[in-house]
């Protein structure tokens, strides 16, 4: 310096070709169970989708720049 790939919830993903309220699993927090703990079982809380701008009635999803991390070429 060019190319890929990846950046969603504390942590590890999913999200099909652009559609309504953005999920899971695991941990938080609270309750049920238990003489108590674990194990289990309900329930909540927790996100401006990396970050800016386009495009479109509509963007996590599409174009671009910009950052960060992986890989690869020279």
């Nucleotide at each position: 310096a060019c190319c890929c790939c990846g950046g969603u919830a504390g942590c590890u993903c999913a999200g099909u070709c652009g559609g309504a309220u953005a999920g899971a699993g695991c941990g938080a927090u609270g309750g049920a169970u238990u003489c108590c703990u674990a194990a289990u079982c309900c329930a909540u809380a927790g996100g401006c989708c990396g970050u800016g701008a386009g495009u479109u009635c509509g963007a996590a999803u599409c174009u671009c720049g910009c950052c960060c991390g992986g890989g690869g070429u020279a």

Record summary: Transfer RNA from a Fidelibacterota bacterium, 74 nucleotides, folded computationally. It matches the Rfam family "tRNA". Its family is annotated with triplet codon-amino acid adaptor activity in the Gene Ontology. The family's RNA type in Rfam is transfer RNA.